[in-house]
RNA sequence: GGUUGCGAUGGGGAUGGAGUUCCCCGACAACCGCCCGCGUGGGCUGAUGACUCCUACCGCGAA
Numbered sequence: 001g002g003u004u005g006c007g008a009u010g011g012g013g014a015u016g017g018a019g020u021u022c023c024c025c026g027a028c029a030a031c032c033g034c035c036c037g038c039g040u041g042g043g044c045u046g047a048u049g050a051c052u053c054c055u056a057c058c059g060c061g062a063a
Base pairs, nucleotide, nucleotide: 010025011024012023013022016054017053018052019051020050021049033044034043035042036041
């Protein structure tokens, strides 16, 4: 690297980590944000599926 068989204590929910909880998928899958434009392209929000905490980032104020 190829082939075959078995298997889910596995995988996923638009940017990091942890806990809790919900949902989805069965590897041919779940998942891979939004708006404008015929298209090249341009613009925008959020570290969560949800809650809490930490880190990073952004805004305001004080020392």